[in-house]
Context: one part of a larger RNA
Molecule: large-subunit ribosomal RNA, domain II
Organism: Thermofilaceae archaeon
RNA sequence: GGCAGGGAGUUUGUCUCAGUGGUGAGGUUAACUUGCUUUCACAAGGUAGCCGGAGCGAAAGCGAUUAGCCCGCAACUGUUCUUUAUGGACAGUGAGGGGCAGGGUAUGAAAGUGCCUGAAAUCACUGGGACAAGACCCGAAGCCAGGCGAUCUAACCCUGGGUAAGGCGAAGUCCCUCGAAAGGGGGAUGGAAGCCUGCUACCGGUGCUGAGUUACAAAUCGCUCGGGUGACCUGGGGUUAGUGGUGAAAAGCCUAACGAGCCUGGCGAUAGCUGGUUCCUCCCCAAAUGCACGUCAGUGCAGCCUGGUCGGAGGUAGGCAAUGGGGUAGAGCUACUGAUUGGAAGGUCAAGGACCGAAAGGUUCAGCCUUCCUGUCAAACUCCGAAUCCAUUGCCACCUGAGAAGACCGGAGUGAGGGUGCUGGGGUAAGCUCGGCACUCGAAAGGGGAACAACCCAGCCUAGGGUUAAGGUCCCUAAAUGCUAGCUAAACGCUGAAGGGUGUCUGAACCCUCAGACAGUAGGGCUGUAGGCUUAGAAGCAGCCAUCAGAUAAUAAGUGCGUAACAGCUUACCUACCGAGGGUUCGGGCCCCGAAAAUGGAAGGGACUAAGCUAGCUACCGAUACCCUAGACCGCGAAAGCGGGGGUAGGGAGGCGUCCUGCAUGGGCAGAAGCCUCUGCGUGAGCAGGGGUGGACCGUGCAGGAUUGAAGAUCCUGCC
Numbered sequence: 001g002g003c004a005g006g007g008a009g010u011u012u013g014u015c016u017c018a019g020u021g022g023u024g025a026g027g028u029u030a031a032c033u034u035g036c037u038u039u040c041a042c043a044a045g046g047u048a049g050c051c052g053g054a055g056c057g058a059a060a061g062c063g064a065u066u067a068g069c070c071c072g073c074a075a076c077u078g079u080u081c082u083u084u085a086u087g088g089a090c091a092g093u094g095a096g097g098g099g100c101a102g103g104g105u106a107u108g109a110a111a112g113u114g115c116c117u118g119a120a121a122u123c124a125c126u127g128g129g130a131c132a133a134g135a136c137c138c139g140a141a142g143c144c145a146g147g148c149g150a151u152c153u154a155a156c157c158c159u160g161g162g163u164a165a166g167g168c169g170a171a172g173u174c175c176c177u178c179g180a181a182a183g184g185g186g187g188a189u190g191g192a193a194g195c196c197u198g199c200u201a202c203c204g205g206u207g208c209u210g211a212g213u214u215a216c217a218a219a220u221c222g223c224u225c226g227g228g229u230g231a232c233c234u235g236g237g238g239u240u241a242g243u244g245g246u247g248a249a250a251a252g253c254c255u256a257a258c259g260a261g262c263c264u265g266g267c268g269a270u271a272g273c274u275g276g277u278u279c280c281u282c283c284c285c286a287a288a289u290g291c292a293c294g295u296c297a298g299u300g301c302a303g304c305c306u307g308g309u310c311g312g313a314g315g316u317a318g319g320c321a322a323u324g325g326g327g328u329a330g331a332g333c334u335a336c337u338g339a340u341u342g343g344a345a346g347g348u349c350a351a352g353g354a355c356c357g358a359a360a361g362g363u364u365c366a367g368c369c370u371u372c373c374u375g376u377c378a379a380a381c382u383c384c385g386a387a388u389c390c391a392u393u394g395c396c397a398c399c400u401g402a403g404a405a406g407a408c409c410g411g412a413g414u415g416a417g418g419g420u421g422c423u424g425g426g427g428u429a430a431g432c433u434c435g436g437c438a439c440u441c442g443a444a445a446g447g448g449g450a451a452c453a454a455c456c457c458a459g460c461c462u463a464g465g466g467u468u469a470a471g472g473u474c475c476c477u478a479a480a481u482g483c484u485a486g487c488u489a490a491a492c493g494c495u496g497a498a499g500g501g502u503g504u505c506u507g508a509a510c511c512c513u514c515a516g517a518c519a520g521u522a523g524g525g526c527u528g529u530a531g532g533c534u535u536a537g538a539a540g541c542a543g544c545c546a547u548c549a550g551a552u553a554a555u556a557a558g559u560g561c562g563u564a565a566c567a568g569c570u571u572a573c574c575u576a577c578c579g580a581g582g583g584u585u586c587g588g589g590c591c592c593c594g595a596a597a598a599u600g601g602a603a604g605g606g607a608c609u610a611a612g613c614u615a616g617c618u619a620c621c622g623a624u625a626c627c628c629u630a631g632a633c634c635g636c637g638a639a640a641g642c643g644g645g646g647g648u649a650g651g652g653a654g655g656c657g658u659c660c661u662g663c664a665u666g667g668g669c670a671g672a673a674g675c676c677u678c679u680g681c682g683u684g685a686g687c688a689g690g691g692g693u694g695g696a697c698c699g700u701g702c703a704g705g706a707u708u709g710a711a712g713a714u715c716c717u718g719c720c
Stems, first nucleotide, its partner, number of pairs: 001720006011133013026051003032045004055062002065101001068100004075093007082085001102117006136276002139273001143266006154240009163230001165197003172189007202227003207223002210221002242258001244254003279655006289302005303414002305411006314399003318396008330384001331382002337378003342373007352365005417441010446457003461631007471621003474606003480618001482617006493608001499593003503590010520577005526550003531545003556571001560569002633644004656709001658706010674693008
């Protein structure tokens, strides 16, 4: 890992609700006794007790309509109407229901207010739920108690054992020598040291981060490496024990996992946490919000879902209109509060600056105040003020006596939400965060979007046929190589800014132009004069000032180069040649630049100059949508008929199957169950039949009872 078998809402008590049944102003027995009995049980007895029959009040205590009035659903009765129907209208009665009124009690001086009041309960069984219990099942780390451990390991005690070989050469001793001595020097001898070398043995375990890593091995193997006379290594015997020991100290070690050993017990500890929780079909269908909580992974109440009962006529997602409400967007500010430009005029000029004055003082600047003009802002500003929104009313629409709204009762789940569009707060920003409205995923299949929870279309009973939606119609690939008019040259058509573009199409305004524009070519481009000043020089062209006059078709006291200064080139300006448009500014469309990311690569691909973009037209394709036909099912209804169908959590309803019991009734050695296989039936759980195998039991109906259904839990056990 596979398969088989096992494997999770149970039981008791109390309370509560529903269904069914008994009795009913009552209902009911418990222990126990008797009878019958194999037992279980059954029958009879047993009235203690419990619930109900009255409430209110803290208490003392006091103590209630057996309907007085009205409305009115269902139903019934009568009358009547017509398009005679299972119909409508009107009237009456009207269980249940509702409203008044009355009453009891507490409080209060009273008014009033609270609770109660015109009789329905109780017992049993079954089921839903709550609480207490292990309480659907498995799961801790832990806490406590009593025991077992020092055969591993730590330390210590007792008693034994082991340590090749070599090197070095301390003290001491002897001899020689120096010295007065203390002592020194030399040579021998000697053989010290937690001395040295060392794969002796032995102990250890540094690096390869080598091998191995279902291993030879739950720590090994290889090479390498440390110690190796010592605080050395080691055998045997012993001591210390779990809030304890031992520790040259690493929280190390205490029998292969020690920041508190192991075993057993308390124990099914507790787990607001994780996982799992077993057959079918039908109906409805959520929430991820508010408030509170030592609360934020939880829970309570409410909200939203579901089932039942009551109720009895209105209801509201939409549209229009009217009438009210509001202070947002915007806007505005000489309408307030606060912020915030520049200028002018007037006033005040005390203190400050400047000036004048010997001083008194004067003038002025800044400042401040007023007026006027001018330029701006605000969530906590508003003289204003929408669109929307909310409420009420009317009309329309839709739902509703085939029963709406609403109420009560039983059962929940949810209380981590997410995305998109629009609109706000926070943030540089975010696949960010916090709100509002709508839709959607969640809990939604189908078609489109290449792929893609939430984007577009559209809400899936089954089968068949047709028509469309979004989106598409060159090939992959169903359907137009469709039509009309433009644009684009970038393979643009696959995100993109500020800012750029004599790319190209197009709109508008203005200017010049056959009295010849624009561009080009040719010629002219002068005189006073080298203007004056400055300067070494300054001659159009370093700089300063001025910028005249004349001759002219025109020509600057000079546009740019250039010179030391001149010179020279050139421009403005004029003429000629040429011959028809030229120029400026502001817009619009498409296009280009701006444009950088990590394996080689993407408009889905091919490819396309349309098969791209813009505007329009006509066909066609294309979903589980819509329509038609047939069928099964659900709700309502007597029927005719009408309506309905995605669905997680969850609620409700009806069924299938397993084992056992009772009653009834069947099958079986001429072949039961089980197993294999085939066929048929049922929406399904499943059921039935044929054949084979097998060799002795097994069904069906009704009723009842359950250790009653397996794919999951790193589930348990067994086998392979």